[in-house]
FMN riboswitch aptamer (RFN element) from Virgibacillus sp. YIM 98842, 153 nucleotides, folded computationally. Its mean pLDDT, the model's own confidence on a scale to 100, is 76. Lineage of the source: Bacteria > Bacillati > Bacillota > Bacillaceae > Virgibacillus. Its Rfam family is "FMN riboswitch aptamer (RFN element)". From the family's description: The RFN element is a highly conserved domain that is found frequently in the 5'-untranslated regions of prokaryotic mRNAs that encode for flavin mononucleotide (FMN) biosynthesis and transport proteins. Rfam links the family to the GO term FMN binding.

RNA sequence: UAUUUCCUUCGGGGUCAGGUGAAAUUCCGAACCGGCGGUGAUGAAGCAAAAUGCUGCUUUUAAGUCCGUGACCCGUAAGGUUGUUCAAACCGAGCGGUGGACCCGGUGAAAAUCCGGGACCGACAGUUAAAGUCUGGAUGGGAGAAGGAAUUU
Numbered sequence: 001u002a003u004u005u006c007c008u009u010c011g012g013g014g015u016c017a018g019g020u021g022a023a024a025u026u027c028c029g030a031a032c033c034g035g036c037g038g039u040g041a042u043g044a045a046g047c048a049a050a051a052u053g054c055u056g057c058u059u060u061u062a063a064g065u066c067c068g069u070g071a072c073c074c075g076u077a078a079g080g081u082u083g084u085u086c087a088a089a090c091c092g093a094g095c096g097g098u099g100g101a102c103c104c105g106g107u108g109a110a111a112a113u114c115c116g117g118g119a120c121c122g123a124c125a126g127u128u129a130a131a132g133u134c135u136g137g138a139u140g141g142g143a144g145a146a147g148g149a150a151u152u153u
Stems, first nucleotide, its partner, number of pairs: 002152001004150007015030002018028002031133002033122002035069004043060006064120002073097004079091004102118005124136003
């Protein structure tokens, strides 16, 4: 450095003293938010005899709308629980499916990521009235991140 396995910890943000109304944090208006990995022409730092700039290398950082992926939902299902058995019910690793959204201008050799501008998107259930932001499943699950142990080369 790489392989495999295990353990521990961590692992989602955001609304209003406006309007209408019998009733809305759900409508209208105005505001706010952006999981994880990758990519990346961003920024920063270090090194390169000399190193400001240019250039190269290294580290770090950089996308809600690009490529993947998680939560929710549906199907399937190893296995498990209850049950004397059968029937039945429940839980369920894994696998499969479904699943939202971007343009214009600028710079440039090159822009889906930079700069400027304007847009757009957001599971399910609940609710005196339709929810990305309230309440709930959820003290759950989770992509994954960090650290540690063992293993093989």